[in-house]
RNA sequence: GCCGGGGUGGCGGAAUCGGUAUACGCGCAGGACUUAAAAUCCUGUGGUCGAAUAGACCUUAUGGGUUCGAGUCCCAUCCCCGGCA
Repeated sequence: GCCGGGGUGGCGGAAUCGGUAUACGCGCAGGACUUAAAAUCCUGUGGUCGAAUAGACCUUAUGGGUUCGAGUCCCAUCCCCGGCA
């Protein structure tokens, strides 16, 4: 240099043919149990602003494009992995 695969909450990792992003697990917070812990069980948990569980806005590496609608399709760039030279 060329070809292929990938980048999603704090972490791992799903998301069908383009139609509620963040299921599920870990972690974390609160509670139950215990003399007290561990383990187990229950509830909650993307981010920012906010007194807030209200409400608003934002978010799938970054920037554009297509579309009524994009994590998903197209283009460029950055990064990671594999192959070829």